Molecule: transfer RNA
Organism: Methanosarcinales archaeon
RNA sequence: GUCCCGAUAGGGUAGCGGAUAUCCUCGAAGCUUGCGGAGCCUCAGACCCGGGUUCAAGUCCCGGUCGGGACA
Numbered sequence: 001g002u003c004c005c006g007a008u009a010g011g012g013u014a015g016c017g018g019a020u021a022u023c024c025u026c027g028a029a030g031c032u033u034g035c036g037g038a039g040c041c042u043c044a045g046a047c048c049c050g051g052g053u054u055c056a057a058g059u060c061c062c063g064g065u066c067g068g069g070a071c072a
Stems, first nucleotide, its partner, number of pairs: 001071007010025003018055001027043002030040002048064005
């Protein structure tokens, strides 16, 4: 330099173009307990950035940034 893959809550992870964006963990409150732990319940928290297509984009297209890989 060319090509390929990836980027989603604090951490990990799923997501046919249409749901309130999934689940685990962490955090907060409650139930339970003599006190804890475990268990149950509720809540809060995320789509890398900029454009485009579309009635509608996490998803498709283009460019960028960062990470990983192949070739040279």